[in-house]
RNA sequence: AAAUGACAAGGCCAAACCUUCCGUAAGGAUGGGACGGAAAGCCACGGGUCUUAAUAGAUAGCCGGGUUGCCUCU
Repeated sequence: AAAUGACAAGGCCAAACCUUCCGUAAGGAUGGGACGGAAAGCCACGGGUCUUAAUAGAUAGCCGGGUUGCCUCU
């Protein structure tokens, strides 16, 4: 530097649900809580899905892509 996730080590994140707040809504934030995750870190670029009368918006824990990172094996 590339690549990898079988055994580890130190750890990390946090679904549903509930509290409070924001939003027309989808949904987001906060505290609790763990279904799970090897990028379940970040980005709305492409597709999908959801919301809105519409413009628009949401979803990265739907898929693809981009980018950053810990340790192990090679």